[in-house]
RNA sequence: UUAUCAAGAGUGGCGGAGGGACCGGCCCAAUGAAGCCACGGCAACCUGCGAAGCAAGGUGCCAAGUCCGGCGGAAACGCAAGAUGA
Numbered sequence: 001u002u003a004u005c006a007a008g009a010g011u012g013g014c015g016g017a018g019g020g021a022c023c024g025g026c027c028c029a030a031u032g033a034a035g036c037c038a039c040g041g042c043a044a045c046c047u048g049c050g051a052a053g054c055a056a057g058g059u060g061c062c063a064a065g066u067c068c069g070g071c072g073g074a075a076a077c078g079c080a081a082g083a084u085g086a
Stems, first nucleotide, its partner, number of pairs: 001086005010039005018028003022070004040062003045058003048054002066081001071078002
C1' cells in the first nucleotide's frame, strides 16, 4: 500500500493471577487467567497441484460480531483505530 474481519474451530500437561490491543463499559478467570509444550481442529491469504477444488508446505486463528461503544450520522451505514495475509 492493498484484501479480508456477522461464519468456523480445543483437549491434555506445566504454570499460578491475570485476560479480552488502547480508553469507557460489559464480560471471562481458583470449576484455574497469561505464558510455554504436546496433540487436535478451523480457514483457504501465499506456495504447490489443479477444471471444480484439494489441504501437502508458509502464515493465521480456535469465549462473546474486531464482545459493545469511542469520530460522524436519526438510522442504515461510513470513517478512524486494531487484527491477519500478501
SAM riboswitch aptamer (S box leader) from a mouse gut metagenome, 86 nucleotides, folded computationally. The coordinates come from a structure-prediction model, not an experiment, and the mean pLDDT is 88. The RNAcentral record of the sequence draws on MGnify.